[in-house]
RNA sequence: CGCAGAGUAGAGGUUCGCGCGUGAAGUGUCCUUUGAACGGGGAGUUGUCAGGGGAACGAAAAUCUUCGGAUUGCGGUGCGGGCUUCGCAUCCCACUGUA
Repeated sequence: CGCAGAGUAGAGGUUCGCGCGUGAAGUGUCCUUUGAACGGGGAGUUGUCAGGGGAACGAAAAUCUUCGGAUUGCGGUGCGGGCUUCGCAUCCCACUGUA
């Protein structure tokens, strides 16, 4: 110097537990604004995530009841755990193997 590779944050799927809503919040979409994170080190986006403001759209209830609620459902529902798939936007250096 060449070639190959490992590893993170995080994201998707599935499952379990505990909640929330079902008098519609949440989720999802769009606009705007503020901030954060992005392999071990450095840089870092038009990508990612979170908070605020705004807009449009929009739902599954049933049974029982001592009328307090309970149960079974439902929601692209919240948090946490298990399993699994993918995985630094990109650039430089470092690391492992090899010629």